Predicted 3D model of a 126-nucleotide RNA (SAM riboswitch aptamer (S box leader)) from Allomuricauda sp.
RNA sequence: UAGUUAUCAAGAAAGGUGGAGGGAAUAGACCCUAUGAAGCCUUAGCAACCCUUUGUUCCCCUGUGCAAAGAAGGUGCUACAUUCUAUCCGGACUUUUGUAACCACAAAAUUUGGAAUAGAUAACAA
Numbered sequence: 001u002a003g004u005u006a007u008c009a010a011g012a013a014a015g016g017u018g019g020a021g022g023g024a025a026u027a028g029a030c031c032c033u034a035u036g037a038a039g040c041c042u043u044a045g046c047a048a049c050c051c052u053u054u055g056u057u058c059c060c061c062u063g064u065g066c067a068a069a070g071a072a073g074g075u076g077c078u079a080c081a082u083u084c085u086a087u088c089c090g091g092a093c094u095u096u097u098g099u100a101a102c103c104a105c106a107a108a109a110u111u112u113g114g115a116a117u118a119g120a121u122a123a124c125a126a
Base pairs, nucleotide, nucleotide: 001126003124004123005122006121007120008119013043014042015041016040017039021032022031023030026086027085028084029083044078045077046076049074050073051070052069053068054067055066056065058063082118087115088114089113090112091111092110094109095108096107097106098105099104
């Protein structure tokens, strides 16, 4: 770097350094930031992917699936839903417009659910 699988509305910050940006990218919105952004360092914490222990399934098991407990170690993370919206499919309600009017239908706006795309992280294999 491209791939496969899983997860992504929960959770958890102080100090030092630094000195103007930051919330991945594009656009829009909304935010954070000289009461000090990003980055880097230290310490602390969160979580439980890998992991550890125990029980148990698979005739047997140093293997395997499941369950419970844990946190020593490897990653990760510690403003805002992956900050929100964007593409597709549906639901709801109201408004506007069009089909002369009612009905009905269509479109747009509003709101809501799901999926996809993209991204992040982990594990695996190349």
Lineage of the source: Bacteria > Pseudomonadati > Flavobacteriia > Flavobacteriaceae > Allomuricauda.